[in-house]
C1' cells in the first nucleotide's frame, strides 16, 4: 500500500428507510425498611463529522474524511 469489517447515552448494545431510537447495567430522586442491601416507581443521559448526496422521510442507502479492528503484500 491492498481488501473487508466496525463506530448508537458513564458501560454493553436492538433497531437498517417510516410512532416518541427498544432493553441491560450504571447515575439522580421517590417508595419500602429501625437502617442497608435487595424490590417497587419515576427521571436524566445516545447514532464518529457544524461534512456532502439520494429521498416526501436516513441510525438505517451512496461519497469523503477521522478512529478501531481483522486479513494480506
Nucleotide at each position: 500500500g491492498g481488501u473487508c469489517c466496525c463506530g448508537u447515552g458513564g458501560a454493553c448494545a436492538a433497531a437498517u428507510g417510516g410512532u416518541u431510537a427498544a432493553g441491560u447495567u450504571g447515575c439522580u430522586g421517590c417508595c419500602c425498611u429501625u437502617u442497608c442491601a435487595a424490590g417497587g416507581c419515576a427521571g436524566a443521559g445516545u447514532u464518529g463529522c457544524u461534512g456532502g448526496g439520494u429521498u416526501c422521510a436516513a441510525u438505517u442507502c451512496c461519497c469523503g474524511c477521522c478512529g478501531g479492528g481483522a486479513c494480506u503484500g
Overview
Transfer RNA from a Lachnospiraceae bacterium, 73 nucleotides, folded computationally. Model confidence (mean pLDDT): 81 of 100. The organism belongs to Lachnospiraceae, within Bacteria. Rfam family: tRNA. By type it is a transfer RNA. Rfam links the family to the GO term triplet codon-amino acid adaptor activity.